This is a predicted structure of a 95-nucleotide RNA (c-di-GMP-I riboswitch aptamer) from Fuchsiella alkaliacetigena. The model forms 95% of the base pairs in the Rfam consensus. Lineage of the source: Bacteria > Bacillota > Clostridia > Halobacteroidaceae > Fuchsiella.
RNA sequence: AUCCGUCUAGGGCACACCUGAUGAAAAUCAGGGUCGCAAAGUGCUGGGUCUAAGGCUUGAGUAAGUAAUUAAGCUAUGAUUGUCAGUUUGCCGGA
Numbered sequence: 001a002u003c004c005g006u007c008u009a010g011g012g013c014a015c016a017c018c019u020g021a022u023g024a025a026a027a028u029c030a031g032g033g034u035c036g037c038a039a040a041g042u043g044c045u046g047g048g049u050c051u052a053a054g055g056c057u058u059g060a061g062u063a064a065g066u067a068a069u070u071a072a073g074c075u076a077u078g079a080u081u082g083u084c085a086g087u088u089u090g091c092c093g094g095a
Stems, first nucleotide, its partner, number of pairs: 002095004012037002017032006035082001041088001044086004048080003054075007
């Protein structure tokens, strides 16, 4: 330097769930918790996924292709890195 994670030591992170807060929601934050994780470190880039407040379309509604209201569909400017790939940094051990 490269590859690998069978074994050691010391540490790290924290799913579900519970409590509180924020949010339209997805979800996030704090505390508890500990299913798992060798990058479950970073989040810069791209894909996927989730949500749909706002916007748009169509229908209902209306005397009215037109108000309030309402239903369905589409949409990220909202999220997710514990969804995947790339980028970049890195502990221990082995070859």